[in-house]
RNA sequence: GCCGCCGUAGCUCAAUGGUGGAGCGCCCGGCUCAUAACCGGGAGGCCGCGGGUUCGAAUCCCGCCGGCGGCA
Numbered sequence: 001g002c003c004g005c006c007g008u009a010g011c012u013c014a015a016u017g018g019u020g021g022a023g024c025g026c027c028c029g030g031c032u033c034a035u036a037a038c039c040g041g042g043a044g045g046c047c048g049c050g051g052g053u054u055c056g057a058a059u060c061c062c063g064c065c066g067g068c069g070g071c072a
Stems, first nucleotide, its partner, number of pairs: 001071007010024004018055001026042005048064005
């Protein structure tokens, strides 16, 4: 330099045009003599950034930034 994949909650990942979710973690409560486990509830993300397409974009297109891999 070229090609491909990835970037969504504190962490690991779903959602592939129509209200952004799960597990773990965190907070509150229940259970227990107490702790863990278990059960219920809650907080937390303008979806890497900027444009475009569309009635509508995390999702499709373009550019940029960052990470990983391959080729040279």
The RNA shown here (transfer RNA) has 72 nucleotides and comes from a Thermoprotei archaeon. The sequence is in RNAcentral, with records from ENA. It matches the Rfam family "tRNA". Its family is annotated with triplet codon-amino acid adaptor activity in the Gene Ontology. By type it is a transfer RNA. NCBI's taxonomy places the organism under Archaea, Thermoproteati, Thermoproteota, Thermoprotei.